A computed fold for a 1499-nucleotide RNA from a metagenome, annotated as small-subunit ribosomal RNA. Its Rfam family is "Bacterial small subunit ribosomal RNA". The coordinates come from a structure-prediction model, not an experiment, and the mean pLDDT is 84.
RNA sequence: AGAGUUUGAUCCUGGCUCAGAUUGAACGCUGGCGGUAUGCUUAACACAUGCAAGUCGAAUGGUAAUGAUGGAAGUUUGUUUCCAGGUGAUGAGUGGCGGACGGGUGAGUAAUGCAUAGGAAUUUAUUCAGUAGCGGGGGAUAACCUGGGGAAACUCAGGCCAAUACCGCAUACGCCCUAUGGGGGAAAGCGGGGGACCUUUGGGCCUCGCACUAUUGGAUGAGCCUAUGUUGGAUUAGCUUGUUGGUGGGGUAAUGGCCUACCAAGGCGAUGAUCCGUAGUUGGUCUGAGAGGAUGAUCAGCCACACUGGGAUUGAGAUAUGGCCCAGACUCCUACGGGAGGCAGCAGUGGGGAAUAUUGGAUAAUGGGCGAAAGCCUGAUCCAGCAAUACCGCGUGGGUGAAGAAGGCUUGUGGGUUGUAAAGCCCUUUCAGUAGUGAGGAAAAGCUUAAGGUUAAUAGCCUUGAGUUUUGACGUUAACUACAGAAGAAGCACCGGUUAACUCUGUGUUAGCAGUUGUGGUAAUACAGAGGGUGCGAGCGUUAAUCGGAAUUACUGGGCGUAAAGCGCGCGUAGGCGGUUUGAUCAGUCGGAUGUGAAAUUCCCGGGUUUAACCUGGGAAUUGCAUUCGAUAUUGUCAAGCUGGAGUAUGGUAGAGGUGAGUGGAAUUCAUGGUGUAGUGGUGAAAUGUGUAGAUAUUAUGAGGAAUAUUAGUGGUGAAGGCGACUCACUGGACCAAUACUGACGCUGAGGUGCGAAAGUGUGGGGAGUAAACAGGAUUAGAUAUCCUGGUAGUCCACGCCGUAAAUGAUGUCAACUAGGUGUUGGAGAGCUUGACUUUUUAGUAUUGUAGUUAAUGCGAUAAGUUGACCGCCUGGGGAGUAUGGCCGCAAGGUUAAAACUCAAAGGAAUUGACGGGGGCCCGCACAAGCGGUGGAGCAUGUGGUUUAAUUCGAUGCAAUGCGAAGAACCUUACCUACCCUUGACAUCCUCGGAACUUGUCAGAGAUGACUUGGUGCCUUCGGGAACCGAGUGACAGGUGCUGCAUAGCUGUCGUCAGCUCGUGUUGUGAGAUGUUGGGUUAAGUCCCGCAACGAGCGCAACCCUUGUCCUUAGUUGCCAACACGUAAUGGUGGGAACUCUAAGGAAACUGCCGGUGAUAAACCGGAGGAAGGUGGGGAUGACGUCAAGUCAUCAUGGCCCUUAUGGGUAGGGCUACACACGUGCUACAAUGGCCGGUACAAAGGGCUGUCAACCCGCGAGGGGGAGCUAAUCCCAGAACACCGGUCGUAGUCCGGAUUGGAGUCUGUAAUUUGACUCCAUGAAGUCGGAAUCGCUAGUAAUCGCGGAUUAGAAUGCCGCGGUGAAUACGUUCCCGGGCCUUGUAUAUACCGCCCGUCACACCAUGGGAGUUGGCUGCACCAGAAGUAGGUUGUCUAACCUUUGGGAGGACGCUUACCACGGUGUGGUCAAUGACUGGGGUGAAGUCGAAACAAGGUA
Repeated sequence: AGAGUUUGAUCCUGGCUCAGAUUGAACGCUGGCGGUAUGCUUAACACAUGCAAGUCGAAUGGUAAUGAUGGAAGUUUGUUUCCAGGUGAUGAGUGGCGGACGGGUGAGUAAUGCAUAGGAAUUUAUUCAGUAGCGGGGGAUAACCUGGGGAAACUCAGGCCAAUACCGCAUACGCCCUAUGGGGGAAAGCGGGGGACCUUUGGGCCUCGCACUAUUGGAUGAGCCUAUGUUGGAUUAGCUUGUUGGUGGGGUAAUGGCCUACCAAGGCGAUGAUCCGUAGUUGGUCUGAGAGGAUGAUCAGCCACACUGGGAUUGAGAUAUGGCCCAGACUCCUACGGGAGGCAGCAGUGGGGAAUAUUGGAUAAUGGGCGAAAGCCUGAUCCAGCAAUACCGCGUGGGUGAAGAAGGCUUGUGGGUUGUAAAGCCCUUUCAGUAGUGAGGAAAAGCUUAAGGUUAAUAGCCUUGAGUUUUGACGUUAACUACAGAAGAAGCACCGGUUAACUCUGUGUUAGCAGUUGUGGUAAUACAGAGGGUGCGAGCGUUAAUCGGAAUUACUGGGCGUAAAGCGCGCGUAGGCGGUUUGAUCAGUCGGAUGUGAAAUUCCCGGGUUUAACCUGGGAAUUGCAUUCGAUAUUGUCAAGCUGGAGUAUGGUAGAGGUGAGUGGAAUUCAUGGUGUAGUGGUGAAAUGUGUAGAUAUUAUGAGGAAUAUUAGUGGUGAAGGCGACUCACUGGACCAAUACUGACGCUGAGGUGCGAAAGUGUGGGGAGUAAACAGGAUUAGAUAUCCUGGUAGUCCACGCCGUAAAUGAUGUCAACUAGGUGUUGGAGAGCUUGACUUUUUAGUAUUGUAGUUAAUGCGAUAAGUUGACCGCCUGGGGAGUAUGGCCGCAAGGUUAAAACUCAAAGGAAUUGACGGGGGCCCGCACAAGCGGUGGAGCAUGUGGUUUAAUUCGAUGCAAUGCGAAGAACCUUACCUACCCUUGACAUCCUCGGAACUUGUCAGAGAUGACUUGGUGCCUUCGGGAACCGAGUGACAGGUGCUGCAUAGCUGUCGUCAGCUCGUGUUGUGAGAUGUUGGGUUAAGUCCCGCAACGAGCGCAACCCUUGUCCUUAGUUGCCAACACGUAAUGGUGGGAACUCUAAGGAAACUGCCGGUGAUAAACCGGAGGAAGGUGGGGAUGACGUCAAGUCAUCAUGGCCCUUAUGGGUAGGGCUACACACGUGCUACAAUGGCCGGUACAAAGGGCUGUCAACCCGCGAGGGGGAGCUAAUCCCAGAACACCGGUCGUAGUCCGGAUUGGAGUCUGUAAUUUGACUCCAUGAAGUCGGAAUCGCUAGUAAUCGCGGAUUAGAAUGCCGCGGUGAAUACGUUCCCGGGCCUUGUAUAUACCGCCCGUCACACCAUGGGAGUUGGCUGCACCAGAAGUAGGUUGUCUAACCUUUGGGAGGACGCUUACCACGGUGUGGUCAAUGACUGGGGUGAAGUCGAAACAAGGUA
């Protein structure tokens, strides 16, 4: 420090997720030791039991218990009982001090709190220091005794007695009050010691110590006040009556409305009062670079609370709770009358919960209370126990060891890996174990004694020293030593990317995984297991939570044209900001000093634990606050100026600026009259409508409303919305030029207020045209639309309301600065050449563009550049601009404005494709122009479907369907039925036997089985070997079984279309672009020119084959011109090599030549020559790629499956079925023809399992026959259409030939299912074919026959061959397909795309809802416990006074005020729930349509 995830890819915006650190954690798996910490975060829920606050006999009366001592009695001589407060002591009690500390918890509390800094009107037990005292009296009372009540708790009456308990009196330096005259108020003793003196022998007296009283000062603690800071909500905007202040009084330790009476009417609040929610707070802790954010366990400071609520008492201190009273809830005891209790102390229990420990030891240390002290008490504390809860440390061994062992895993079978790992050998012994030794934590206090001080004193006390006696819970301490033995000690998670780490097996969108992206549908590095690896390690993972990354709330440090985001526009309040000069001030600002910022923590430097964690000393830091001293540039404030900002005046200018009144013409419509006759109107086409009752058209006149053609312009004007005929009136603003004046008067602007298109709304008018709704006609599958005919609100006017728009420049207002060019509107100036001139300047407006900026697009002086001021707004998509609440509105609705839930994206700009019922250019038998077909008939063939035991399988738009199949009777054959075989029909290996092979008989459908005949081979080193056959065993064979979506290979298709790419360079942030686009041209990315491109590759073309002309060479089987011979005739023969031909080589054609066009190019057009002319014709040849196209059934092959069967064999059947549908063909429907007779001319092929001549037989298929031919020789083999002649005469025919009957031929083991052909007979449909659709551009279509492959046989199919031989093409608008450029896109599986809404079903959260229940709370009222205060003659009353009557004072009672609980009524608010209901979200492949994205088919 970043990474993953939106896309086909890119950049950006933006969310989500991850890697880090941390925790009082929990859970899962695992677990050796030690140190140091930590341990109910939930129910402030309820608590059994024990302990947690006592102490003082040196305050006191006493003596219940107990020790010692003494005495008495009994006695079993052990001891028991009794007596003695005389003694050590001391239960219960009086009294003092302490129970206000310590310990716990965080419910409440948003300020009576806390933090920081200050302050004045206070108090402070104990403590320290000072001053002054401590005299003399009195009356009670508990304990105790007696009696009574009660179950108990407890309590009542009478009696006795003490105090450092209580009350007076005296005294009063200082103290308090005061009217300044005066007045008031204290005390207590106890212990130790003792020389004089006195004595009632108790003591007085003196002294020391402690205690006591008054008072002053300090210290400490506490109370109070002020400022600042301290959470969220405005869908909480007004709150407040003791409220704000004053005066008098009261009250308090003290100020104060703290309380009360009166007076005034204030006080708080947008800098957020009040209300609601949440919360103890701080030092700190966690995180972070920091700023911040989160948090407030342990430790420390403060606060609050103690079952809930209220109250006071005591006291220095409490409104106290391990104290009291009352009320309430709960629990317990009870004799039912009444009582008791409060673990949020330490343990512990139940409960809750994911979850948190022992009913331990000790006062040894530290600290606290009491005490003079010893000492006692102390669940504070120190220790121990439990827990890997956290941090830190250590260990589980070290060295050597290659046969690279075995085993595991894997494999390409060679190996690799686990792996020096193990074993083996040599060592060590930390920790744990056993045994032993053994620090430190201990200092004091006590006692004895020495010196000094106090004192009259050698007592006593204090200080210092010496000696002495002891004090350890932890503890089996730490540490050390010895012993034995590698001995007792390793797991967890992960391994697709993020993120370090890979293979096998199983599974088969199943089981599962998953933080995110995603993974799993038969080859899963993602599931499960294994091997291996990676990470950490006594832990490791997961979950939860916080910060970080997140600059994703942006102070540091973000944005707002299009991604979320500028209010529709002004005016203006508060606020914020503000030109220039001088002076003053010093508030902001800056600097110094001082105080404070507790300690701990963090950091730095040291020290101590073997180290570390941990502990500890010092420092720094604590960024803050306050006080004070200074600086004065700048900001502020005050004062005085200035003119540049702003404004005013004078003079001009332009304008659809606004409001009101009036006026005009053109047009539409209507009305009336005339002319006139049959339609008109409307549309893509129509119809509704209208018209013979006279329309439309035309003409004249009139009525009425609305809008203002041309001018008219990226022109003007206004803040925006907006504004358009003319005239007048009133009126706002802007601009220009020059002077004068005011003197910062300014900018922005939360709230506020005004304006604000259209539609809508209210009242009243108006209503020509137009036109929601509505009606009709069309269109359509439907058409509640688009189109047409009508038509009402509305549109218009006046006065109100509404307050919104894609109110847009999607760009807030103001100001400054920063290159230009060009146009235009308004104004002013200058110049001359006086013009439709040039130029300068200013205010607008538009376009292009530099720098700059931007994610890009773009913006660019009218900024989206560089800056300043102020306002508004944004923080992922959806839910939702919705619900609810408030405000506004007549309503419609507007404004403000969430959450639950859900997704991992949503989005911007640009790129490459693809697509478009977008555009441009171009091509193709694509259309058009033609010719001939298909679709109708019959038949052939293939397919679908159906049928079947089986009708084997595959191919399925073009690009399956006369396809695989160049040929199913058996075979083929894969299918079905039946019967057989199981190492197998076939391959290799092993063992044994045998030559191989062969004849025949029987059974069987056959395979096969049984029996039988003949036969002994080849090579040899004599061991055997090579073939072959049979048997056996297991490895294996075998599979047309599955997967073409695991594959290779091959093929189809776009398409013989002209395209597809690369290197370098340039350009862009990038995907990419450029090149390859452009202008021409071509069949062509063919070529030329231009050009930030220059080159290159695969394609095109050419090279290849064939055909067309000629030449050379060569002439047999081919040829025969000339010369001969011969025949009835024939190259038949001699011969020839001319011709044809054959088959080898060459020539020829290249836009080469000429003219024109073009740009002087490429090229095109025309011409000449030529056999051929612009690729001469035809073929082969198929770029990058697309279609998961086709084929596992040609073959090959991964994986899976079958193994007496899914393998192998045999026979028969099936693939040939047949209501039907489709494709491809053949034959026809006839006269351009049929039939009969005659005559002529091919090419290319095939032939030994063959082709088969002549000749004979048969009507014929064919049969017999056998010559020739391994082929330019022989054969197939007569080509047919054609031509000549005849006949038929438009008919279902002399057309057509299906079908059927009969008879045959051939092939073959076999012709029934099921072959081809022949003859005789039969003679069906069909008279040129609907919608639709196919082929073809020249030797082509059409038509005619011939041959071949395949077969034993079996073509109308396929592949070839020649004969005859046309018509048409204006042209590219349209259909189809394709190419290039461009454009739009919400598409990228790419239009067979994407995608919207209703409805139906399931689930989820949420709104409304008659209401219901509960919490909190306001107001009004009732009520009033305990308590305090006030009042009070009802009762009682020790101290003091007294005139002895009583009084003062007090207590009880009663009452008033305040008030908790409780209650009534009525509101507010929150939560839960609710029949029904609304929308929302999510779901599998549902239904209906087709709204959006292309001109998305009506933008």